[in-house]
Parts: sequence; C1' cells; structure tokens
RNA sequence: UAAGCAGGCCGCCUUAUCGCUGCCGUGAAAACGGGAGAGGAAAGUCCGGACACCAUAGUGCAGCAUAGCGGGUAACGCCCGUCGUCCGUUUUACGGAAAGGACAAGUGCAGCAGAAAGUAUGUACAGGUAAUGCUGUAGUGAAACCAGGUAAACUCUAUGCGGUGAAACGUCAUGUAAAUCGGUGCUUGAGGGCUGCACGCCCGAGCCGAAGGGUAGGCGGUUUGAGACUAAUAGUAAUGUUAGUACUAGAUAAAUGAUAGGGAGGUCUUUAGGGACUCAACAGAAUCCGGCUUAUGGCCUGCUUAAUUU
Repeated sequence: UAAGCAGGCCGCCUUAUCGCUGCCGUGAAAACGGGAGAGGAAAGUCCGGACACCAUAGUGCAGCAUAGCGGGUAACGCCCGUCGUCCGUUUUACGGAAAGGACAAGUGCAGCAGAAAGUAUGUACAGGUAAUGCUGUAGUGAAACCAGGUAAACUCUAUGCGGUGAAACGUCAUGUAAAUCGGUGCUUGAGGGCUGCACGCCCGAGCCGAAGGGUAGGCGGUUUGAGACUAAUAGUAAUGUUAGUACUAGAUAAAUGAUAGGGAGGUCUUUAGGGACUCAACAGAAUCCGGCUUAUGGCCUGCUUAAUUU
C1' cells in the first nucleotide's frame, strides 16, 4: 500500500431570496408577520406487538413456526450470557459457524472397500452342539447386530399461532329510482357473516341478473410515544430503575424544492502562514412501535494474508 474478517462512528451546520404543505397571531377580506417541515435505512413487508372489526374469537382436521440451559422484553422466530458440538490458528487460550428434543413408534436412505450396510442369502480359520452364526479370532470400513448410523429424510414429541388490516373502524353530510323488466325465496329458510376444509354458531326477508339514475365529500382514528436526549445507579451483558430537559413532519394524489454566500469536516499541498479540491452514495414518511434482512458514501480501531522499501 492492497485485499479479507470483526467492531465502532458520521450520513453536514448556518444565513438570505424565491416557491410548496400544515400550525399560531393580526385582519372584514385581500394580505402580512412568526415558527415547523423525511431516513439510517422512511425500502423489503419477513417476524413480533399496539389498535380496530369479525361468535370476547368455538370444536376437529389440515397448515405454519420454534427446539441445550439461564436471562432481557409489551412481545418475538429478536437480543444478551453460558454449556456442548464443529472449523481455523500462534492449541491450559483466542477467533468464527450454526443445522443443539426424539432413530428404544413406524417408513425411507447410505458412495468406495467388504462375504455381508439392517428381512444377515454369515466370508476365512479355530472351537463347540442332538441341531442352529452357537462361540472366539481375523479381515473391510467412519460404522459390522449393538435397541448400529442418519430427522437442513418423511415422521413423532413438546410449546406457540383464529382471521382480516388504517382502503381497519367510527361519525356527519350530499344525491338518487321505495321506479322498470326477468328469475328465485319468504320459517318446508333464499341469501349473508364468522379461517383453507368440515362441524357448529349468528343474522335473516329479501336476493340474483338486465338496462338505467345518483354519489364518489368533511371530520375523527392520526401522531405525546412500550418514544427521544442527558445524568446517576443496578447488572458481565442484553436491559432495567430514578431524576431532569425539550416537544421534534402530518401530507391525501399526496408538501418537504431551487439558487447564492459563510462555516465546520475530509483529501492533497506548503517550513509556516496559507492555498486548491470536495461535501459525494443508497434513497423519499402515508396508523404507530420493536426487530431482522437488503441497498449505500466516508472515516477510525484491531487481527490476518500478500507485495514493496528501510
């Protein structure tokens, strides 16, 4: 210097002008003034919840997920610790990986070698029996009759999981055709709701089709939250507790932009003062949180490998 692995940090700040979306104030209005306005992943929608509705969420089957032990958490398939297993190295240690319940229920599978790889079609030698691989040894192999191995093989066991998803849901308003034609049903139940199926439960006087008429808006949910920051403290850690501080997007076809200047940061350069360049990448909230995964620019630390120079 380059590459790889592991870990950490940052993802610019500020001013002016013009423009866009909310909020507050003044105003009769027009308008004026003030203040706020994307991310570490807002993404994938994969997992877990809050919340809402559907029998307060039913029974069975099917299906899915998880799997040592302990802890954390609202919860998890997430996180932390630890034991075991496997891999690597510099092997009392360090780093990394994940596939850690059961093969003594059943089924399946097993390269080469070997007589034979699981219904033993029992090899060679030796011993033994009334008889029989009945016994021992040898040989092949990771494994040879042992309740053999194998569950990132079916499967079984244990535990957990009802469905839908903010276009949930609530509420206010506007308009029309309670009309026309056809079919079907009215307790002998049409049709609808409840999970993929069955049962079961509930509602039930309308429902389906044709052609046509009308509406297609407002508000709430909705942004103050299992939240953020700082300090102390408990704990190996994940994380918890206490105190303090501030309020920090809320659009709805979807605003968050552009230009100019200043300042930090980085790189290069200069003895120094200083100078030059750069500010990139992935990407744009849509009910809200906790994770995981994926995309991506720069910087720092540690270790390993390779090359060059001293």
Predicted 3D model of a 310-nucleotide RNA (Bacterial RNase P class A) from Zobellia roscoffensis. It matches the Rfam family "Bacterial RNase P class A". The family's RNA type in Rfam is ribozyme. Taxonomically the source falls in Zobellia (Bacteria, Bacteroidota, Flavobacteriia, Flavobacteriales). Model confidence (mean pLDDT): 75 of 100.